A computed fold for a 676-nucleotide part of an RNA from a metagenome, annotated as large-subunit ribosomal RNA, domain II.
[in-house]
Context: one part of a larger RNA
RNA sequence: ACCGGCGAGUUAUUUUAUCGUGCGAGGUUAAGUGGGAGACACGGAGCCGAAGCGAAAGCGAGUCUUAAGAGGGCGCAAAGUACGAUGGAAUAGACCCGAAACCAGGCGAGCUAGCCAUGACCAGGUUGAAGUAGGGGUAAAACCCUAUGGAGGACCGAACCGACGUUCGUUGAAAAGACCGCGGAUGAGUUGUGGCUAGGGGUGAAAUUCCAAUCGAGCUUGGUGAUAGCUGGUUCUCCCCGAAAUAGCUUUAGGGCUAGCCUUGAAAGGAAAGCACCAUGGAGGUAGAGCACUGAAUACUAGAUGGUCCUGUUAAGGGAUACUGAUAGUAAUCAAACUCCGAAUGCCAUGGGUAGCAUAUUCAGGAGUCAGACUGUGGGAGAUAAGUUCCAUGGUCAAGAGGGAAACAGCCCAGACCUACAGUUAAGGUCCCUAAAUUCAUGCUAAGUGUUAAAGGAUGUGAAGUUGCACAGACAGCUAGGAUGUUGGCUUAGAAGCAGCCACCAUUCAAAGAGUGCGUAACAGCUCACUAGUCGAGCGACUUUGCGCCGAAGAUUUACCGGGGCUAAGCAUGAUACCGAAGCUUAGGACUCUACGGAGUGGUAGGGGAGCGUUCCAUAUGCAUCGAAGGUACACCGCAAGGAGUGCUGGAGCGUAUGGAAGUGAGAAUGCCGGU
Numbered sequence: 001a002c003c004g005g006c007g008a009g010u011u012a013u014u015u016u017a018u019c020g021u022g023c024g025a026g027g028u029u030a031a032g033u034g035g036g037a038g039a040c041a042c043g044g045a046g047c048c049g050a051a052g053c054g055a056a057a058g059c060g061a062g063u064c065u066u067a068a069g070a071g072g073g074c075g076c077a078a079a080g081u082a083c084g085a086u087g088g089a090a091u092a093g094a095c096c097c098g099a100a101a102c103c104a105g106g107c108g109a110g111c112u113a114g115c116c117a118u119g120a121c122c123a124g125g126u127u128g129a130a131g132u133a134g135g136g137g138u139a140a141a142a143c144c145c146u147a148u149g150g151a152g153g154a155c156c157g158a159a160c161c162g163a164c165g166u167u168c169g170u171u172g173a174a175a176a177g178a179c180c181g182c183g184g185a186u187g188a189g190u191u192g193u194g195g196c197u198a199g200g201g202g203u204g205a206a207a208u209u210c211c212a213a214u215c216g217a218g219c220u221u222g223g224u225g226a227u228a229g230c231u232g233g234u235u236c237u238c239c240c241c242g243a244a245a246u247a248g249c250u251u252u253a254g255g256g257c258u259a260g261c262c263u264u265g266a267a268a269g270g271a272a273a274g275c276a277c278c279a280u281g282g283a284g285g286u287a288g289a290g291c292a293c294u295g296a297a298u299a300c301u302a303g304a305u306g307g308u309c310c311u312g313u314u315a316a317g318g319g320a321u322a323c324u325g326a327u328a329g330u331a332a333u334c335a336a337a338c339u340c341c342g343a344a345u346g347c348c349a350u351g352g353g354u355a356g357c358a359u360a361u362u363c364a365g366g367a368g369u370c371a372g373a374c375u376g377u378g379g380g381a382g383a384u385a386a387g388u389u390c391c392a393u394g395g396u397c398a399a400g401a402g403g404g405a406a407a408c409a410g411c412c413c414a415g416a417c418c419u420a421c422a423g424u425u426a427a428g429g430u431c432c433c434u435a436a437a438u439u440c441a442u443g444c445u446a447a448g449u450g451u452u453a454a455a456g457g458a459u460g461u462g463a464a465g466u467u468g469c470a471c472a473g474a475c476a477g478c479u480a481g482g483a484u485g486u487u488g489g490c491u492u493a494g495a496a497g498c499a500g501c502c503a504c505c506a507u508u509c510a511a512a513g514a515g516u517g518c519g520u521a522a523c524a525g526c527u528c529a530c531u532a533g534u535c536g537a538g539c540g541a542c543u544u545u546g547c548g549c550c551g552a553a554g555a556u557u558u559a560c561c562g563g564g565g566c567u568a569a570g571c572a573u574g575a576u577a578c579c580g581a582a583g584c585u586u587a588g589g590a591c592u593c594u595a596c597g598g599a600g601u602g603g604u605a606g607g608g609g610a611g612c613g614u615u616c617c618a619u620a621u622g623c624a625u626c627g628a629a630g631g632u633a634c635a636c637c638g639c640a641a642g643g644a645g646u647g648c649u650g651g652a653g654c655g656u657a658u659g660g661a662a663g664u665g666a667g668a669a670u671g672c673c674g675g676u
Base pairs, nucleotide, nucleotide: 001676002675003674004673005672006671011092012091013090014089015088016087017086018085019084020083021082022081023080026048027047028046032042033041034040052059053058062074063073064072065071095233096232098230102223103222104221105220106219107218113197114196115195116194117193118192119191120190121189122187124156125155126154127152131148132147133146134145135144136143160184161183162182164181165180167178168177199215201211202210208217236611237610238609239608240607241606246259247258248257249256250255260369261368262366263365264364265363266362267361274357275356277352278351279350280349281348282347288341289339290338294335295334296333298331299330300329301328302327306323307321308320309319310318311317372397373396374395375394376393377392378391379390380389381388402413403412404411417589418588419587420586422585423584424583428579429578430577431564432563433562437576439575440574441573442572443571444570450566456550457549460547461546462545463544464543465542466541467540468539469538477534478533479532480531481530483507484506485505488502489501490500513528517526518525590601591600592599593598612665614662615661616660617659618658619657620656621655622654623653630649631648632647633646634645636643637642
């Protein structure tokens, strides 16, 4: 891992609702007795109901409050009770499995820690302390030398004890080892045997270390089925309906309770309260808009107060002011907490309620839900970030399959009872992959734009428009001119159109600036504006708009067309066909509701209904050695759970009908046991 078996809402008591049965203003016995561990009989104690109200005395269809014949509260005007079944609740382990823990009694120091008693062990080599002896030395010592001596938590190094490093080993040879090196090795040394200390404890050269491969509190049995607002699991079928992820409160936030939303039954009501829709009448201060209020804020004008300056004998006063800037005016603005105004929707009420839908309300039984997600719209928070977060209001998913979006819960289309090799459409599509137009008409795009993106940039190109110049010759090119006073004045070493400052006149002209740029030290030189000629028809400037261009660099592989590929098979506008879904229609069938005309049948949590099968029991009735159960094969029957029949196998029991009772259905629980 697979296969097989086992494996989870039970039982008792009480209670509540519904259903059934008996009796019924009543219903019913409990313990117990007799009896066969019966059936049944007896047993009326007790319980529930038939009357309530009041704290009570008490009164009573009333009563309490009260001064009250008032008012008000609770009652009267609805039949119960016993047993059974079913759904819930309470108390019990209470659907099953699962802690870490807590407490009590025991068992452990044959491992290990420390200690006690008694024994054992440490090859070999080295160093050479004290002391002693002799000699030297001294007044005597100290001291020195040579011997001797043999000290040491001394040195080197086996046994022994340890464990510093790499490697190997890592389902190991080993639940801590192996090889090679390494530390201690006469000591606080190592070790044998016997003994002592025990869990709220011991022991500890101290690491929470060790106390039998277990230690921030051993192991074992019991309390014990501890508790688990947590995780996992919870076994046959079909049919009807079908949620929630919200509010309030919560030592509450992943749990609860009540309400909301679902379901079942009943009641009243009788197509009517409900919904959609229509009409009418309302309340309101949002969007927008506005500046009349409250504030914000720009420019200009006037300008109070204050400051500064001048004048004045200090003063009063007067005057000035590129300071301040109240206030007023004009113009143009802004606001969730501004409003002189002010919608659309929505909401409330009344009426209609039509050709529509079938709910709505109340009572009672049963729930589940309290993590929601994305998307459109209106907002708050955030950075007018987020597949962000928080509200409101729709949708979808959740609990929804099918078609489209290449793939893709939340987007678009559309809501799957079953069958069909029938039709027709939606979104979306129609060159090939790939079902259907290489369809039609008119334009645009040249960028493979299409098939990603901004500020910004550009004689890309189409459309519309405004305006200037132009056959009295424009624009571009070419030829020629582009002068004089004058080198304007100033400045300057110089400044002559062209460093800089000022002015920018006049003359001759077809025209020519006191000069557009280059240039020179300054001149010179080149050039432009401007003009004439030549040429011969359009040439400039700007606005709005369609489609394009640049801006455009990334990490496994082309790599944002799904691919091929496309100049349409791209974009825009229009048209006609066709394809395309579980939509709709058609044909057949099943079921539910019905007012009998018809309508409906996706579905998680969950509510309700009807069944299948297993074991046993009762009653009835059958089958079986001429072959039961079980096994196996098969094209049969039933909507399904399931049920027959026949062959083979097997070799002794087993059905059917009607009821009853449950150890009653397995794929999941890192389930348990066995097999392979």
Record summary: The coordinates come from a structure-prediction model, not an experiment, and the mean pLDDT is 86. It matches the Rfam family "Bacterial large subunit ribosomal RNA".